Notes
This is a predicted structure of a 77-nucleotide RNA (c-di-GMP-I riboswitch aptamer) from uncultured Intestinimonas sp.
[in-house]
RNA sequence: GGCAAACUCAUCGAAAGAUGACGACGCAAAGCUAUGAGUCUAAAGCGGUGCUUCCGUUAUGAUCGUCAGGCUGCAAA
Numbered sequence: 001g002g003c004a005a006a007c008u009c010a011u012c013g014a015a016a017g018a019u020g021a022c023g024a025c026g027c028a029a030a031g032c033u034a035u036g037a038g039u040c041u042a043a044a045g046c047g048g049u050g051c052u053u054c055c056g057u058u059a060u061g062a063u064c065g066u067c068a069g070g071c072u073g074c075a076a077a
Base pairs, nucleotide, nucleotide: 002027003026008021009020010019011018012017025065031071032070033069035068036067037066038063039062040061045057046056047055048054
């Protein structure tokens, strides 16, 4: 030199979360990739219910800054 956590604002989304701006907690792959596992959410579906309610279950959703795998890369020795 690079990236940019949390917070806040705006937008999208049922949500998790994502994008942009602000801002730097950190990161030598905190570059890309959802392939394996983990974790998060549960709209729709299914089951239950005290039936315009609530509960459970479940990714096709999300997370690469959870751990790995794959691909690529700067500097030095």
RNAcentral holds the sequence, with entries from MGnify.